The RNA shown here (Bacterial RNase P class A) has 380 nucleotides and comes from an Actinomycetota bacterium. A source record names the gene rnpB. Rfam family: Bacterial RNase P class A. Rfam describes the family as follows. Ribonuclease P (RNase P) is a ubiquitous endoribonuclease, found in archaea, bacteria and eukarya as well as chloroplasts and mitochondria. Of the family's consensus pairs, 91% are formed in the model. The prediction has a mean pLDDT of 77.
RNA sequence: GGAGCCGGCCGGGCGACCGCGGCCGACCCCAGGGUCGGUCGAGGAAAGUCCGGACUCCGAAGGGCAGGGUGCUGGGGAGAGCCCAGGCGGGGGUGACCUCGCGAAGGCGCCACAGAGAGGAGACCGCCGCGGAAGCGGCAAGGGUGAAACGGUGAGGUAAGAGCUCACCAGCGGGCCGGGUGACCGGUCCGGCUCGGCAAGCCCCACCCGGAGCAAGGCCAAGCAGGGAGCGUUCGAGGGCGGCCCGUCCGAGCUCCCGGGUAGGCCGCACGUGCCGCAUCCCUCCGGGGACGCGCCGGGGCGUCGUCAGGCGCUCAGAGAGAUGGUCGCCGCCGGCCUCCGGGCCGGUACAGGAUCCGGCUUACAGGCCGACUCCUCCA
Numbered sequence: 001g002g003a004g005c006c007g008g009c010c011g012g013g014c015g016a017c018c019g020c021g022g023c024c025g026a027c028c029c030c031a032g033g034g035u036c037g038g039u040c041g042a043g044g045a046a047a048g049u050c051c052g053g054a055c056u057c058c059g060a061a062g063g064g065c066a067g068g069g070u071g072c073u074g075g076g077g078a079g080a081g082c083c084c085a086g087g088c089g090g091g092g093g094u095g096a097c098c099u100c101g102c103g104a105a106g107g108c109g110c111c112a113c114a115g116a117g118a119g120g121a122g123a124c125c126g127c128c129g130c131g132g133a134a135g136c137g138g139c140a141a142g143g144g145u146g147a148a149a150c151g152g153u154g155a156g157g158u159a160a161g162a163g164c165u166c167a168c169c170a171g172c173g174g175g176c177c178g179g180g181u182g183a184c185c186g187g188u189c190c191g192g193c194u195c196g197g198c199a200a201g202c203c204c205c206a207c208c209c210g211g212a213g214c215a216a217g218g219c220c221a222a223g224c225a226g227g228g229a230g231c232g233u234u235c236g237a238g239g240g241c242g243g244c245c246c247g248u249c250c251g252a253g254c255u256c257c258c259g260g261g262u263a264g265g266c267c268g269c270a271c272g273u274g275c276c277g278c279a280u281c282c283c284u285c286c287g288g289g290g291a292c293g294c295g296c297c298g299g300g301g302c303g304u305c306g307u308c309a310g311g312c313g314c315u316c317a318g319a320g321a322g323a324u325g326g327u328c329g330c331c332g333c334c335g336g337c338c339u340c341c342g343g344g345c346c347g348g349u350a351c352a353g354g355a356u357c358c359g360g361c362u363u364a365c366a367g368g369c370c371g372a373c374u375c376c377u378c379c380a
Stems, first nucleotide, its partner, number of pairs: 001376004006371005012331007020041010043351001047362002050360005055213004067209005072086005087102006103203001107202002109198003124143002126139005151169006170194001172191008217267004226258006238250004271298002274296001276295003280291004299316007332349007
């Protein structure tokens, strides 16, 4: 210098104009709208809704069966299919590293197709012996099938062969010694020679699991319908003629209460409020009091440092089918072209977006930063 790998982080800044939503205040029309001013207003994933929890309603003595989930070891964590570290095995990479798995010597079951034979199996081709041949007998080294065919190399042995025998190696099981908290690792001796796979088939062991979800759920409550009481139908309730009286017209219903409850509204629901400070606004008996926002303080969550007391940073928007946007200028960043090396021109600047909240995981993402590490090449 190039290529790569792992972990962590950022993911545009400033200004102007126009616009959107919440809250506070003023004003206007007038009883739910508008205007103006102030102030606040999405993310690292707000996403998928895959796990765990808070909260709410329903259910529920306790125990068991059935059903479902998780599964190597140690630690962390409220908890989880989460995090960290480690062990063993398979696969990929020269490597840093990545990836998949880890109850199969407790029992049952299964192993398609092909193949002679698929679990304590088997003889199609082949080899050997006998035989004239047909065939009979022996063998499992070689070929063939398959995802998988019951160890490998060498020597002895044989009619041909074979763990049939022996040496070494591999594998399995057991004993002993040493290391580790443990999964497990290292060494040594013995055994019979060799013993496959699937638990996402049943199963065994350990642990966990009631259901539904903020459209949860609670409160208030028009109209219509239901129940009750009162008044009224020529002794005229009630309504129209702008408010009242008179008048006039229509005229059989009108009013109140009750329970449930629809539309609709409020809460749930967005941390606390403080002898504190500031900005804006309101009230004031001028002493002061209040509202909203920001800062400080306290609290919750996450991250980080730590001498384990604590420090520092970030964050806590809320709403109703749902606001947080757009244009322009300047500056960043990336790419291309040009250059008089000062710079100029053009293009790009992702993924996405709350809806009860919190933690974890997964997935998407232009571009960039930091720190370890690996491989290749060059120079000293």